[in-house]
RNA sequence: GGGCCGGUCGUCUAGCCUGGUAGGAUGUUACCCUGACGCGGUAAAGGUCCCCGGUUCAAAUCCGGGCCGGCCCA
Numbered sequence: 001g002g003g004c005c006g007g008u009c010g011u012c013u014a015g016c017c018u019g020g021u022a023g024g025a026u027g028u029u030a031c032c033c034u035g036a037c038g039c040g041g042u043a044a045a046g047g048u049c050c051c052c053g054g055u056u057c058a059a060a061u062c063c064g065g066g067c068c069g070g071c072c073c074a
Stems, first nucleotide, its partner, number of pairs: 001073007010026004020057001028044005050066005
C1' cells in the first nucleotide's frame, strides 16, 4: 500500500441484508421477600448507535469520505 471483518446503555451483545417505538443479558438503584445475608420477584435509571457529509417524509440500517481495532496479502 491492497483486501475482508468489526465499532450499539458501565460491560457483553441482538437489530443492519429488507430504512419506520433502539431490544436482551449482566451490572447499578429503589421496593417486595428474609430474623439477617444470599437467592428470587417487581420497577426504574442508564445510548451523540465511532466521526463528518449525502440520499430520504424518515437513517444504527442505504451511499461517500475519514478514525480506531482484528485478520490476511504484498
Annotation: This is a predicted structure of a 74-nucleotide RNA (transfer RNA) from a Thermoproteota archaeon. Model confidence (mean pLDDT): 84 of 100. Rfam family: tRNA. Rfam's curators write: Transfer RNA (tRNA) molecules are approximately 80 nucleotides in length. By type it is a transfer RNA. Taxonomically the source falls in Thermoproteota (Archaea, Thermoproteati).